The prediction has a mean pLDDT of 80. A computed fold for a 113-nucleotide RNA from Taibaiella sp., annotated as SAM riboswitch aptamer (S box leader).

RNA sequence: UACUUAUCAAGAAAGGCAGAGGGUCAUGGCCCUGUGAAGCCUUAGCAACCUCCUCCCGCGGCAGCGGAAGAGCUGGUGCUAAUUCCAUCCCGACUAUGUUGGGAAGAUAAGUC
Numbered sequence: 001u002a003c004u005u006a007u008c009a010a011g012a013a014a015g016g017c018a019g020a021g022g023g024u025c026a027u028g029g030c031c032c033u034g035u036g037a038a039g040c041c042u043u044a045g046c047a048a049c050c051u052c053c054u055c056c057c058g059c060g061g062c063a064g065c066g067g068a069a070g071a072g073c074u075g076g077u078g079c080u081a082a083u084u085c086c087a088u089c090c091c092g093a094c095u096a097u098g099u100u101g102g103g104a105a106g107a108u109a110a111g112u113c
Stems, first nucleotide, its partner, number of pairs: 002112007013043005021032003026088004044080003049076002053070002056067004084105001089103006
C1' cells in the first nucleotide's frame, strides 16, 4: 500500500513549549481559534478492537482451540468540540424544490498477502 471483517448518535482535558491557523483532501455551509489554532512534550482520563484476567458452554489428541458474558488490574493501539460537524457522488422510499434509508468515501481495530 491492497484486501476481508467489525464499529462509527455514547464517552473522556489539564499543564508546558510554540505562535496562526484548524475541523482528512477539494467545493459550499456552519463552526472552533490571540480568553492562543496546527504541531511537539508531560500528566490525567475515556473506551473495550486485540492481549491479560474472571466465569460459562462446546470440541479435544488434554497441549490447547472455538463461542457467549463480564471486569477495566497487564500490555498493544485508538480517542478526549460539534453524528465521521453537515452536504456533495450513486441507488431507493415518501406526505417531494424537501425528508429519510442504504451505498460509496473516510477513521479506528483485528486478520491476510
The sequence was found by an Rfam model in a public genome assembly. Its Rfam family is "SAM riboswitch aptamer (S box leader)". Rfam links the family to the GO term regulation of gene expression.